[in-house]
RNA sequence: GAUAGAGGCGCACCUGUAAAAAGUAAUUACUCUGCAGCAGGAAAAGCAGAGCAGUAAAAGGGACAGGGGCCGAGGAAUCAGAAGAACCCUGUAUAUUCUGAUAUCCGGGCUGUUGGAUAAAAUCCAUCAGACUGUCGCACUAAAAAAAGUGCGGAGAGCUGUC
Repeated sequence: GAUAGAGGCGCACCUGUAAAAAGUAAUUACUCUGCAGCAGGAAAAGCAGAGCAGUAAAAGGGACAGGGGCCGAGGAAUCAGAAGAACCCUGUAUAUUCUGAUAUCCGGGCUGUUGGAUAAAAUCCAUCAGACUGUCGCACUAAAAAAAGUGCGGAGAGCUGUC
């Protein structure tokens, strides 16, 4: 350098089913208030908000089952680009979403605190803490070695096998 593997409630993805989202959004009728994230223009047509009555979803997220792909799997952060929240036009901003890059951070899952997202006490993300677990190193048990055990420590750019 190439190739093949291991960790385990392992990782993300796809499909289906039933729930939940929700009597919510939207829409129709009536009534009322108003003119937009910011700046400007135009417009009474239109649009937005609220109340009441009727009709009435879906996506994202999760559970279960199945399927193949993989083991920096993946997640986060930063930067760049694209889209982007009341009718029309010009400029501009943001929540958020998608794509790419970066040898930046995280070995892995679990439990809990705090904060954020979310309809949500589910779930996801981040910080911190705890024990557990895999791997390598050092020391001891220990007398040759190995295996096993105990303690401490490191990080996946690692570890193991073969060439």

Lysine riboswitch aptamer from a bovine gut metagenome, 163 nucleotides, folded computationally. The sequence is in RNAcentral, with records from MGnify. It matches the Rfam family "Lysine riboswitch aptamer". Its family is annotated with lysine biosynthetic process in the Gene Ontology.